[in-house]
Context: one part of a larger RNA
RNA sequence: CUCUCUCUAAGGAACUCGGCAAAAUGGCCCCGUAACUUCGGGAGAAGGGGUGCCUACAUUAUGUAGGCCGCAGUGACCAGGCCCAGGCGACUGUUUAUCAAAAACACAGGUCUCCGCAAAGUCGUAAGACAAUGUAUGGGGGCUGACGUCUGCCCAGUGCCGGAAGGUAAAAGAAGUUGGUUAUUCUUCGGAAAAAGCUGACGACUGAAGCCCCGGUGAACGGCGGCUGUAACUCUGACAGUCCUAAGGUAGCGAAAUUCCUUGUCGAGUAAGUUUCGACCCGCACGAAAGACGUAACGAUCUGGGCACUGUCUCGGAGAGAGACUCG
Numbered sequence: 001c002u003c004u005c006u007c008u009a010a011g012g013a014a015c016u017c018g019g020c021a022a023a024a025u026g027g028c029c030c031c032g033u034a035a036c037u038u039c040g041g042g043a044g045a046a047g048g049g050g051u052g053c054c055u056a057c058a059u060u061a062u063g064u065a066g067g068c069c070g071c072a073g074u075g076a077c078c079a080g081g082c083c084c085a086g087g088c089g090a091c092u093g094u095u096u097a098u099c100a101a102a103a104a105c106a107c108a109g110g111u112c113u114c115c116g117c118a119a120a121g122u123c124g125u126a127a128g129a130c131a132a133u134g135u136a137u138g139g140g141g142g143c144u145g146a147c148g149u150c151u152g153c154c155c156a157g158u159g160c161c162g163g164a165a166g167g168u169a170a171a172a173g174a175a176g177u178u179g180g181u182u183a184u185u186c187u188u189c190g191g192a193a194a195a196a197g198c199u200g201a202c203g204a205c206u207g208a209a210g211c212c213c214c215g216g217u218g219a220a221c222g223g224c225g226g227c228u229g230u231a232a233c234u235c236u237g238a239c240a241g242u243c244c245u246a247a248g249g250u251a252g253c254g255a256a257a258u259u260c261c262u263u264g265u266c267g268a269g270u271a272a273g274u275u276u277c278g279a280c281c282c283g284c285a286c287g288a289a290a291g292a293c294g295u296a297a298c299g300a301u302c303u304g305g306g307c308a309c310u311g312u313c314u315c316g317g318a319g320a321g322a323g324a325c326u327c328g
Base pairs, nucleotide, nucleotide: 001323002322003321004320005319006318007317008316010314011313014312019309027051028050029049030048031047036041038146052068053067054066055065056064057063069073081307082306083305084304085303086302087301088299089298093105094104109144110143111142112141113140114139115138121130122129123128147294148293149292150291152224153223154222157221158220159217160216161215162214163213166212167211168210172206173205176202177201178200179199180198181197184193185192186191225243226242227241228240229239252286253283264280265279266278267277268276
């Protein structure tokens, strides 16, 4: 010097990104216990007091009375720190075996949609299997995620569902038209015409779904404006005009896990606060099941503050053990 421990005057977070680490609390009995709340909780809330041994009594597990000892009686070991406020997620649970345990996943609940059973869906070329020895109070898929209050407007685009009048439209069929071939006939002997059959081409017309078309549908994919003027100080603009749109963001919330400007402004907390909390609203770029806003309980979650406590620090010091080092 390194590591693992013990103690430390006065102070007590001044340390630090941050009380990280350490200290403190601690068992049992009694008293006592707030806001809030889904009335279950919160709660071991918080905060106090007691705790050993002997004798007697009453009585069987503790109590009452008296006494005794120590600095100290859960005498060692074992053995919750607590409170206030906010974000997120309701909760117990699950996860990156080996840098992430979370606000991520799941969840009960909600809702949409498909499926009538030889089901839909999935695997397989198939046979077949799962679904299910189930049958819509069932099974599959999507989104949301307890509970409470709610969930606005837009169907123009895309998707899905329904419709069938009209337009378009395949294979296939097909009346008809036309070519090749040639039995036969004619011939100026060069050739010409030409039935049936076979074989090509064109083809009016018939012809399903689909698409066009007509409707519906947002807890389907998604979207939810601009400019100008206006009130008897000023400011602001309930109001008016105009352009565009399918419709122009409703309730609630808002410098937010979202706010660039920004350490916004005001207030609280501090002697002093880029963080925190409460407001404001000028929302660069919240917003209603990619849910909105609240919410008791819960959390090895994240953030701010306080009490207690301490070698985290002012600022070091002392000691024990194991290494290192020297000798062997």
Predicted 3D model of a 328-nucleotide part of an RNA (large-subunit ribosomal RNA, domain IV) from Ulva flexuosa.
The full RNA is in RNAcentral, with records from ENA and SILVA.
The source organism's lineage runs through Eukaryota, Chlorophyta, core chlorophytes, Ulvales and Ulva.
A source record names the gene rrl.